Predicted 3D model of RNase P RNA and transfer RNA as a complex of 478 nucleotides. Rfam match: Bacterial RNase P class A. Rfam links the family to the GO terms ribonuclease P activity, tRNA processing and dimeric ribonuclease P complex. The coordinates come from a structure-prediction model, not an experiment, and the mean pLDDT is 78.
Formats: sequence, structure tokens, C1' cells
RNA sequence: GGAGCCGGCCAGGCAAUCGCUGCGGGGCGUCGCAAGACGCACCGGGGAGGAAAGUCCGGACUCCAGUGGACAAGGUGCCAGGUAACGCCUGGGGGGCGUGAGCCCACGGAAAGUGCAACAGAGAACAGACCGCCUAAGUGCCUGGUGAGGAGCAAUCCGAUCCGGGUGCCGGCAAGGGUGAAACGGUGCGGUAAGAGCGCACCGCGUCGGUGGCAACACUCGACGGCAUGGAAAACCCCACCUGGAGCAAGGCCAAAUAGGGAAGUCGCAGGGGAUCGCAAGAUCCUGCUGCAGCGUGGGUCCCGCGUGCUUCCGGGUAGGCUGCUAAAGGGCUGCGGUGACGCAGUUCGUAGAGGAAUGAUUGCCCUCGACAGAACCCGGCUUAUCGGCCGGCUCCCCCU
RNA sequence: GGGCCAUUAGCAAAGCGACCCAAUGCGCUCCCCUGUCGAGGGAGAGAUCGUCCUUUUGAAUCCGACAUGGCCCGCCA
Repeated sequence: GGAGCCGGCCAGGCAAUCGCUGCGGGGCGUCGCAAGACGCACCGGGGAGGAAAGUCCGGACUCCAGUGGACAAGGUGCCAGGUAACGCCUGGGGGGCGUGAGCCCACGGAAAGUGCAACAGAGAACAGACCGCCUAAGUGCCUGGUGAGGAGCAAUCCGAUCCGGGUGCCGGCAAGGGUGAAACGGUGCGGUAAGAGCGCACCGCGUCGGUGGCAACACUCGACGGCAUGGAAAACCCCACCUGGAGCAAGGCCAAAUAGGGAAGUCGCAGGGGAUCGCAAGAUCCUGCUGCAGCGUGGGUCCCGCGUGCUUCCGGGUAGGCUGCUAAAGGGCUGCGGUGACGCAGUUCGUAGAGGAAUGAUUGCCCUCGACAGAACCCGGCUUAUCGGCCGGCUCCCCCU
Repeated sequence: GGGCCAUUAGCAAAGCGACCCAAUGCGCUCCCCUGUCGAGGGAGAGAUCGUCCUUUUGAAUCCGACAUGGCCCGCCA
């Protein structure tokens, strides 16, 4: 100088003006005996995120159900630890990728059972023989050599025995070729008719033991086993562990109008007349004076009961209001413990809380010209989106000293 | 706040591990038929199965993430 890896942080800045929102302060106005409530403007200081998002997990909180056990359903899945908890995080083991810093892994069980593997291929799960290799055993055909002996006057012919060669059948083999994603350990030597864990050595694998480790697991360890146990569980399934349901529209408090529920009381209405109060309007009381008027009961303005109406009260509850609501498993710094996640102690900070829903607009200056995106009960994670920049640690390559 | 479904050619729609570089119907293109059009007959084209990954020998199909569209439930009596 170049290329990269990991971790952390920032998320245009400053100023002015005008707004919005909730908090505090004092002031004014209305209501009220008061406490206080409501309204108005003023002053002060506060006002989105690293993901506020997706709602994929886990918790807190609240109500309901339950208080034992089992099944179902769903989830998680190497080991240990952290945590309120988790499917998150940390450390470790195993496997894979990278020269490396580092990164990635749904990583329990296929000797519990059931099912699956197209095409190709001889054969696809306790398999198989197409090409190929072999001719030791059995058997057929063809053929070479040898030549005891025999026939013939001779040329020559027949031919026991022994040694072969070739080619079939029946067989043997699984080394090689070939197919496939996958073919039932690998290499070498021996062995064999040819071969084969058939035998042996090494490697791999398995079982048991030993050693180290909390464990997963590891081992230049020992013994045994000729190899059994192919793949796939993001197929069903088995094993271990976890999970009651619902969600702030949870829930709590206060509480109109109307309707409906319960309890008590009451029995009329209209007109006329009279009395009292009053200037009057009118109010209250009395009255079979007149008319009208529910049911049980033919008549009756008796009584009782019921119903309706009326009056008062009670409870549930809607609208509405208040609350839940933001100080929380909170952040920063320091020290200690721990490899680390994290924990403990001290100190310090004060950080939105709406309810149709605020956090904005304009102007000026500057720069690297500004991404993704907006809280709605809260918190811990994961995932996804994201212009650009800063800091720290580390790796590889090249050059110079 | 909670729960569920769908996405396959221009349109509709089947397929839910291999037979599938994906059936079928309508539509489209060409040919035949007809004086012409339609109907009819024949032939053909058109899909990287919403996107990106994972598992698997093999994915439209299984798993995960994302995108788009749609549906249902909630309070009181």
C1' cells in the first nucleotide's frame, strides 16, 4: 500500500419564528358553602427507534379455569453454563468451508416397528451375474503329440497307455468393466482353477475395558470381533424434556338518559264549589256537587288481592369519565468474581405517555447533501428493512527499512 | 389483539416427493372446410408453479424467511 474478518458507536448539525402535545408554576373567568372541577391565555422545562416493524419465540402483569395423574395436540432436540424465561446468549465437543483472521450446521434414535428409493442397471436391502475371469469336480464334441501291440507282401492302416490343446453344458467367482445419488469396508502380501476377510499386516469400523474430562467427547492406550450396523426421521414414528386458557378491547373504580329487574308506599282523573296564603298569576287543603274511569264480581266510588299508573329506594349495567400507564428483570461509570454470557457491590442519571391519536412547518447558514422507517401495557430475544460514516482488535498478500 | 387461507400459461383450474421441464377447459396462432364469417375438424405455441433459502439422489409438493391478496373472531345483554 492492497484485500479481508470480528466487535462497538452515530443516524445531518446550528439558529430564529410560528404551531401541536402532556407536565409543573403562578394568573384570570365560570360553577361550588368549601374542598375542588372546568375553561382561557402566559412562563418554564420534556416530547420516537435501532429497528418503534414482522408478531416469530419467551416473560412480567391481569382475569378465568384448575389444584392429582394419564392421553391427545403443539414445540424443543450434541454437552455444560447464563437468565425471570426462551426456540435467546456464552463457553466447549463433533462435522463442514476458508491460506488465514474467522464463518456455517433442525447436530437425539435407522440393531422398536411400518413405509420409501423414479430412470438406468445383472442386482436397490440381509441383493445380484450383463460383459468378464476360471476349467479344479461332473459331462459332451473337435483336435495335437506319444506310440505297447495288432493287420497286411508292401505302401499303409487300426490302436492300448500317457501328455496335452480348443469349445460347449453343468458349475465356481465377485477381482476388473459397466449402471446409478447410493452396489454390502480400503491398500498390500499370501493364497487359489479363478477368486474372495479365505488367511495375515496396516488403515478404517464395532464391542468391552483403561486414562483424561462435570459432560458432550477424546486418546500414540489395551483386549476382543473378520466386518455385523448402507441412505433417509424438514416420511410416519420412538425416546427425553417443555407447555392450562385468554389477552390492556386484560382487568379495577365511579356512573347519565332509555328500557328492563327487585322492594316499599299510594289509588284515581277532569270540571265545579269552599277554606288558607298571595297585589296578582298561582300553590296547598277540603268536598258523592257533576261527568268519566282496570280486573277478580250481576249491581255498588265498601273491604281484600292482582295488574296498570304514579312516587321513592336498591342492585346489575350501556354511553361517558377515572385508572391500569410507564421507575423498568432501567441506563452510564467504577470496583470485585467469572475464559465468557453474566452476577454482586458502590455511585450517578431522570428518559414520550396520547386516546381520531402530539413529536410538525417556514426561513437562514454549514457539511460528506442525509437510508430504512413513527411509540399505543411493558420488558428480554430473534428475524426482516436500512444512505453513509467513525472507533477498536485481528488476518493474508506485496513493497521498503 | 387473536386465528386462518390463497398465490400454478392471458383467464379458470388439477396435481401435494420421481410417472410432472406440470393435466384439462376457455382464449391465442397456423392449416382444412366455406363465396365470406361463425360453427366444426386437425396441428401447434404459451408456465424457471409469488420470491429467496433448507432437507433430499430428486421439491410446484417438505422446512424456514419474506412479499402480495383475502377471510373470520373480539364488548354488553